[in-house]
RNA sequence: GCCCUUGUAGUUCAAUGGAUAGAACUUCACACUCCUAACGUGAAAAUCUAGGUUCGAUUCCUAGCGAGGGCA
Numbered sequence: 001g002c003c004c005u006u007g008u009a010g011u012u013c014a015a016u017g018g019a020u021a022g023a024a025c026u027u028c029a030c031a032c033u034c035c036u037a038a039c040g041u042g043a044a045a046a047u048c049u050a051g052g053u054u055c056g057a058u059u060c061c062u063a064g065c066g067a068g069g070g071c072a
Stems, first nucleotide, its partner, number of pairs: 001071007010025004018055001027043004048064005
């Protein structure tokens, strides 16, 4: 330098065009307990950036940025 894959809660993953973006772990609060742990209930927390297509984009297209890999 070229090519491929990839980017979603703090972490690991879902969501293949119809949305109040979901689950587990984590965190916080409450309840239980003599106290802790476990269990239970509730809450908080995310779509890398900018354009484009579409009635509608996490999803499709383009460019950029980041990560991983391959060739030279």